Small-subunit ribosomal RNA, 3' major domain from an uncultured prokaryote, 479 nucleotides, folded computationally. Its mean pLDDT, the model's own confidence on a scale to 100, is 84.

[in-house]
Context: one part of a larger RNA
């Protein structure tokens, strides 16, 4: 000087408390451990591994296993000489990869025979290849403490020196934020602001969006003429700054209350992550040193596996019902996506879906009837008209192909489960809870992920305690 303390002081955070809803019990889903296996590819392991890499394993992917093949090789760059057109098509063998055989064809010269030549291919060779090892040799990227308020430097001063000071102190703040004081005076990286979005207004603009007033038309609809008001769209501006008033405070910084205002003290949300820590993670994104391999640890193909199942754990989904289930009728979104695509009207099917194809390269057409909700009816507390696992049969769709191993539909079947022990998690407002919708990946396949809107709470006395963190101080046989 740090680090640590079941030392002290001050302060903060859904850290506790106050509340609301969960997990832990059940059945599916999914990841992991274990076990099994020819293989169940590999990585990730407290927080910060475990719906993680994987924004989507039937083949492919695929790295694993078994079997069949290749050896200058699937892809790349040269060199030497020699041979020869190659692709493609046909036949035979084969599960395919591929192997064997046959056919076709380039340019120039030449009547022709043939000769020469480029490229490709074959042979030879230097090389190539490796998801093989080392993340404790590395770059790059990332997680984490933590969006915590810290981390440093120059000059000066003090100290023999390591170092200190500044950065401590008194206030204040979300903040090393600002003020005052001070042997310090300044500065840098962080904080804040500048950026995006949302909330209000104005200007400009008016189609594909809008429809107040005027007219036309319809069973009906901005459907039409038209309009530029409104909504909206999208560009530029205004607006919020403790600016104003009162109080507290040291005539400070600031805090408390108020006015006006769409918004008030960082308005809400996002992006943004200092010096560093964990030899944290990744050699399987990529790059790369070293080592290893070279008829194999490389490459091609078929099938299997990654989906196996006494069990254990994590994360989610669905429930256990009446604030509900079922039936009928009615209402209201936003974000997005669409030409190898989205697909309307119509017709067929109980349905998944099929036939067909208007329109749309999209504020125009389509996906697209949102659901919870409201109204009416029914069920009457039961393992039930709750719940839906499991199983049987018949189907639909995608795809070369759904046995291992897809999703969905119909009929039948109708398991556990009556609110969950110890323990433990999230959340402070348009939040939690609850309800549906869209997208990426994607032929097909989400209860996951990333977004979107609808309905919409309760509680916070407070900082004694638990956890984590910041500053000062104290002790130390630790570095």
């Nucleotide at each position: 000087u740090g680090a640590c303390g079941g030392g002290g002081g001050c302060c903060c955070g859904c850290a506790c408390a106050a509340g609301c809803g969960g997990u832990g019990g059940a059945g599916g889903a999914u990841g992991u451990g274990g076990u099994u296996u020819a293989a169940u590819u590999c990585g990730a392991c407290g927080c910060a591994a475990c719906g993680c890499g994987c924004a989507g394993a039937a083949c492919c992917u695929u790295a694993c296993c078994c079997g069949g093949g290749c050896u200058u090789g699937a892809a790349c760059u040269g060199a030497u000489u020699g041979g020869u057109a190659a692709a493609c098509c046909c036949c035979u063998g084969g599960a395919a990869a591929c192997a064997g055989g046959g056919g076709c064809u380039g340019a120039u010269c030449g009547c022709a025979a043939g000769a020469u030549c480029a490229a490709c291919c074959c042979a030879u060779u230097a090389g190539a290849g490796g998801u093989g090892c080392u993340g404790c040799a590395u770059g790059g990227c990332u997680g984490u403490c933590g969006u915590c308020a810290g981390c440093u430097c120059g000059u000066g001063u003090c100290g023999u020196g390591a170092g200190a000071u500044g950065u401590u102190g008194g206030g204040u703040u979300a903040a090393g934020u600002c003020c005052c004081g001070c042997a310090a005076c300044g500065a840098g990286c962080g904080c804040a602001a500048c950026c995006c979005u949302u909330g209000u207004c104005g200007u400009u603009a008016g189609u594909u969006a809008c429809c107040a007033g005027c007219g036309c038309g319809u069973u009906a609809u901005g459907g039409c003429g038209g309009g530029g008001a409104c909504u909206c769209u999208a560009a530029c501006g205004g607006g919020a700054c403790u600016g104003c008033c009162g109080g507290u405070g040291g005539u400070a910084a600031a805090c408390c209350g108020g006015a006006g205002g769409a918004a008030g003290g960082u308005g809400g949300g996002g992006a943004u992550g200092a010096c560093g820590u964990c030899a944290a993670g990744u050699c399987c994104u990529c790059a790369u040193g070293g080592c290893c391999u070279u008829u194999a640890u490389g490459c091609c193909c078929a099938g299997g596996g990654c989906u196996g199942c006494a069990c254990a754990c994590g994360u989610g989904c669905u429930a256990c019902a009446a604030u509900g289930g079922c039936c009928g009728g009615g209402a209201c979104a936003g974000c997005g996506g669409g030409u190898u695509g989205c697909a309307a009207u119509a017709c067929c099917g109980c349905g998944a879906g099929g036939u067909g194809g208007a329109g749309c390269u999209a504020a125009u057409c389509c996906c697209u009837u949102a659901a919870a909700c409201c109204c009416g009816g029914u069920c009457u507390c039961a393992g039930u008209u709750c719940a839906g696992a499991u199983u049987g049969u018949a189907g639909u769709c995608u795809g070369c192909a759904a046995c291992u191993c897809g999703a969905c539909u119909a009929c039948a079947u109708g398991a556990a489960g009556u609110c969950g022990g110890a323990a433990u998690c999230g959340c402070u407002a348009g939040u939690a809870a609850u309800c549906g919708c869209g997208g990426a990946u994607c032929a097909g396949c989400a209860u996951g992920c990333c977004g979107c809107g609808g309905u919409g709470a309760a509680u916070a006395c407070g900082u004694u305690c638990u956890c984590g963190g910041g500053c000062c101080u104290u002790g130390u046989a630790c570095a």